[in-house]
RNA sequence: GGGGAGAUGGCCGAGCGGUUGAAGGCGCCCGUCUUGAAAACGGGUGGGCGUGAAAGCGUCCCGUGGGUUCGAAUCCCACUCUCCCCGCCA
Numbered sequence: 001g002g003g004g005a006g007a008u009g010g011c012c013g014a015g016c017g018g019u020u021g022a023a024g025g026c027g028c029c030c031g032u033c034u035u036g037a038a039a040a041c042g043g044g045u046g047g048g049c050g051u052g053a054a055a056g057c058g059u060c061c062c063g064u065g066g067g068u069u070c071g072a073a074u075c076c077c078a079c080u081c082u083c084c085c086c087g088c089c090a
Stems, first nucleotide, its partner, number of pairs: 001086007010026003018070001027045006046061006063079005
């Protein structure tokens, strides 16, 4: 340089244009059980901003920036990064 695949909460990983701010698993927190643990079971668990005493509520965020659309994590474009194959130099 050519071709291909990919980037989603702490990690892994789903996600037909509309019940998904996000399934499921791991981890973590709380609880049940236990003398106490582990295991099992139940519930919860991303971030920013605004508001609020708090709980909560509203809004925005799916690598970054644009675009299409009534509506985008999903489609299109550019860029950044990662992986695989091929080629070139040494």